The RNA shown here (transfer RNA) has 69 nucleotides and comes from an uncultured Bacilli bacterium.
It was read from a public genome assembly.
Its Rfam family is "tRNA". It is annotated as a transfer RNA.

Order: sequence, then C1' cells, then structure tokens
RNA sequence: GCAGGAGUAGUGUAAUGGUAGCACACGAGUCUCUUUAGCUCGUAGAGUGGUUCAAAUCCAACUUCUGCA
Repeated sequence: GCAGGAGUAGUGUAAUGGUAGCACACGAGUCUCUUUAGCUCGUAGAGUGGUUCAAAUCCAACUUCUGCA
C1' cells in the first nucleotide's frame, strides 16, 4: 500500500430499516442455623459524522484485528 472482519450494559454475545434481547457480574428479596447453590425482582448499553419519516442494520471516515505485498 491492497483486501476482509470487528466496534452494542462492568464483561461476553444476538437481533429481516420499524419497542435493543440473552448469559455472566452487581444490588434487593426469598430459601437456609450460617454460607454456597436455587428461585423472584431490579440496576445498567448502541465510539464519530451522514442518508432516511424512521438506522444496531445503509454510506463515509476513524480506531482495531487478520491476511497479502
């Protein structure tokens, strides 16, 4: 330099342009003599700019990873 992938909660990971889910973690309750485990509830999220009535999704640049040279 070229090609491709990725960027979402504290962490990991999904989602056909039309209400952002799940798991772990964390907090509260329940259970237990106590702890762990189990059960119930809760807290917490889209890196930047653009297109569109509407963007996790499309486009661009940025960052990063992999491969080639």